[in-house]
Context: one part of a larger RNA
RNA sequence: GACGAACGCUGGCGGCGUGCUUAACACAUGCAAGUCGAACGAGAGAUAUGUCUUCGGAUGUAGAUCGAGUGGCGGACGGGUGAGUAACGCGUGAGCAACCUGCCCUAAAGAGGGGGACAACAGCUGGAAACGGCUGCUAAUACCGCAUAAGACCACAUUACCGCAUGGUAGAGGGGUCAAAGUAGCAAUACACUUUAGGAUGGGCUCGCGUCCCAUUAGGUAGUUGGUGAGAUAACAGCCCACCAAGCCGACGAUGGGUAGCCGACCUGAGAGGGUGAUCGGCCACACUGGAACUGAGACACGGUCCAGACUCCUACGGGAGGCAGCAGUGGGGAAUAUUGGGCAAUGGGCGAAAGCCUGACCCAGCAACGCCGCGUGAGGGAAGAAGGCCUUCGGGUUGUAAACCUUUGUCCUAUGGGACGAAGAAGUGACGGUACCAUAGGAGGAAGCCCCGGCUAACUACGUGCCAGCAGCCGCGGUAAUACGUAGGGGGCGAGCGUUGUCC
Numbered sequence: 001g002a003c004g005a006a007c008g009c010u011g012g013c014g015g016c017g018u019g020c021u022u023a024a025c026a027c028a029u030g031c032a033a034g035u036c037g038a039a040c041g042a043g044a045g046a047u048a049u050g051u052c053u054u055c056g057g058a059u060g061u062a063g064a065u066c067g068a069g070u071g072g073c074g075g076a077c078g079g080g081u082g083a084g085u086a087a088c089g090c091g092u093g094a095g096c097a098a099c100c101u102g103c104c105c106u107a108a109a110g111a112g113g114g115g116g117a118c119a120a121c122a123g124c125u126g127g128a129a130a131c132g133g134c135u136g137c138u139a140a141u142a143c144c145g146c147a148u149a150a151g152a153c154c155a156c157a158u159u160a161c162c163g164c165a166u167g168g169u170a171g172a173g174g175g176g177u178c179a180a181a182g183u184a185g186c187a188a189u190a191c192a193c194u195u196u197a198g199g200a201u202g203g204g205c206u207c208g209c210g211u212c213c214c215a216u217u218a219g220g221u222a223g224u225u226g227g228u229g230a231g232a233u234a235a236c237a238g239c240c241c242a243c244c245a246a247g248c249c250g251a252c253g254a255u256g257g258g259u260a261g262c263c264g265a266c267c268u269g270a271g272a273g274g275g276u277g278a279u280c281g282g283c284c285a286c287a288c289u290g291g292a293a294c295u296g297a298g299a300c301a302c303g304g305u306c307c308a309g310a311c312u313c314c315u316a317c318g319g320g321a322g323g324c325a326g327c328a329g330u331g332g333g334g335a336a337u338a339u340u341g342g343g344c345a346a347u348g349g350g351c352g353a354a355a356g357c358c359u360g361a362c363c364c365a366g367c368a369a370c371g372c373c374g375c376g377u378g379a380g381g382g383a384a385g386a387a388g389g390c391c392u393u394c395g396g397g398u399u400g401u402a403a404a405c406c407u408u409u410g411u412c413c414u415a416u417g418g419g420a421c422g423a424a425g426a427a428g429u430g431a432c433g434g435u436a437c438c439a440u441a442g443g444a445g446g447a448a449g450c451c452c453c454g455g456c457u458a459a460c461u462a463c464g465u466g467c468c469a470g471c472a473g474c475c476g477c478g479g480u481a482a483u484a485c486g487u488a489g490g491g492g493g494c495g496a497g498c499g500u501u502g503u504c505c
Base pairs, nucleotide, nucleotide: 001504002503003502005501006500007499008498009497012375013374014373015372016371017370018368019367020333025331026330027329029328030327031326034073035072036071039070040069043066044065047062048061049060050059051058052057080286081285082284089211090210091209092208093207094206095205096204099203100202104199105198106197107196108195109194110193112146114144115143121136122135123134124133125132126131152177153176154175156173158171159170160169161168162167182191183190184189212258213257214256219249220248221247224246225245226244227243228242229241231239261283262282263281264280265276266275267274268273288309289308290307291306292305311322312321313320314319339365341364342363343362347361348359349358350357351356378408379407380406381405388399389398390397391396413442414441415440416439417438418437422432449494450493451492452491453490454475455474456473460489461488462487463486464485470477471476
């Protein structure tokens, strides 16, 4: 000097930040991911209207709206945490002639004709529940054939050019394989759909270099190292498998052990360096513990599925349910860290043609002197140098222009009135917020402490105590005149803070 700090004493206001560093301990409750009726078939249905009517009602049509189910897109983003990881994990620089990429953009071509189901629903039925079972009906942008089809894919044979080793690009040949969906609208059209090529974005993989401590860790390794073949993957590869060979790594530190998420940055320092990795940004890893795959453009998936385990809960004892390292909040641990708040107004995200819906992301408010910055607690005058306190050589000195008193101001405070920007624009739309700010009025009124005074180190006397009580960062003070302990007066320093402790330079 610095801090995500804590502790002691004290504490007026505002702005901007920051706030579980410990138990990746366990969690009550609420919310945190939905959306689309312009994909689909039922159902409910305000209202309008028609028919019949025994005047009770029955029934038809249109239909705002609601909506469980089928279907689509999104739940792989956003948000949290740092347990693991010493690793191509991260940083940096290259490579992929070994790769993928939904939505988006550009371009070319297309969308013809059929079929069979399954939910919902109805009936029956099991179960305490969670959740099912059987039979029957039905729609689609759900599912499945057929047609068409390329410069797409597959195998074959072939030409030209090129390169970076395997090879790459382009062209022509015959053969084989593969597509589609509609909805809204009077329509135009719009949005969707299929195939292909390119782009953009995002990702996957490979390599060079860098990345803590211990040698009181010296040898390690059998899928181990390489080859051939087969498999798997979007793709290369012992990634996996069969066979073959016996290799591969290591004092330039292998292997083992300990510790640790990495970086931009942050702190310190003249720099070199040293330390740290909170907030913010990038990457990675994880989601009760361990394992696994499914779906999908993308996951081996925090608020999905399955299995096992520990724990908690429900139960009719047969069986079930759960996962806050999301936002609040609770218990626990701890020196220690906040509200079970408001709003989608803005920014951004998902869905939707849109209106809009959802959004504890986010924007705000609340709490905390935790930090930084700013402001205030008045200003000017005022000597009879008042009183009181303290000291005294008893003359006085000092507190001290300090107070009183006079004049004055209104930052702040209180009250009243007005009142935003942020809203983009034709208009509407503001949580914050009746906030900031402005005007008027009142009133010096409501606002100062903490540490130190032996030397280092700015600041001294009195009393008490008597190696006691105590102080202390180091040196050291205290045993009867202690500037070092305690109190008082005075003084010094900083100031809404001041000290102490801890850690780093």